[in-house]
Order: sequence, then structure tokens, then C1' cells
RNA sequence: AGCUUCCGUUGGGGGUGGCCCGGCAGCGGGCCUGAGAAUUGAGACCCUUCGAACCUGAACUGGAUCGUGCCAGCGUAGGGAAACGGAUGCCGUACGAA
Repeated sequence: AGCUUCCGUUGGGGGUGGCCCGGCAGCGGGCCUGAGAAUUGAGACCCUUCGAACCUGAACUGGAUCGUGCCAGCGUAGGGAAACGGAUGCCGUACGAA
């Protein structure tokens, strides 16, 4: 120098469903799963090639549920957004001593 793993900064990417109640409506409240089910003008959360964050397939298939990608399959399928610095370890080179 390089590589593995971890961390940080900045930049970038992404999603936000279902059910119940009240109301003429705008809307408000509660509950389920989850990191996140925002806000009303701005967050939080997750992911960033080591890429299942997320999208397509998909108004998909099977199983549960009051209901919903809720669970699993699909998936060694196709896509998908970066640089720098620090630490640890591995390995290598140069010099010096012996």
C1' cells in the first nucleotide's frame, strides 16, 4: 500500500397499510403488526453495493386474522442509492539492530 470487520461525517435512496367508533363533510379518536403507518410543510425511522431498505412479479400462492404482505413462499428471480476518515485484525514492503 492492500484486504476483513466495526464506527463516524457528509451526500444519496426508500416506505408509510388495515380495522373500529364519532361526524353531513372536512376531519378527529382508538386498536393491530412493525424500525417506521409522520408532518402540513416538515420530521423521525430504515438502507447505502458485504446492497430483502425499497420496487417489479402482485388485484400472486399457501396459512392465520375482525381485517390487512399479519406470517411464509416467490427469492443461490430481475432491479435498486456513495465518497472520505478513524479503529482492530491479517498480510506485504523498506530501513535499522542483532

Predicted 3D model of a 98-nucleotide RNA (TPP riboswitch aptamer (THI element)) from a Gemmatimonadota bacterium. Its Rfam family is "TPP riboswitch aptamer (THI element)". Rfam links the family to the GO term thiamine pyrophosphate binding. Of the family's consensus pairs, 91% are formed in the model. Taxonomically the source falls in Gemmatimonadota (Bacteria, Pseudomonadati).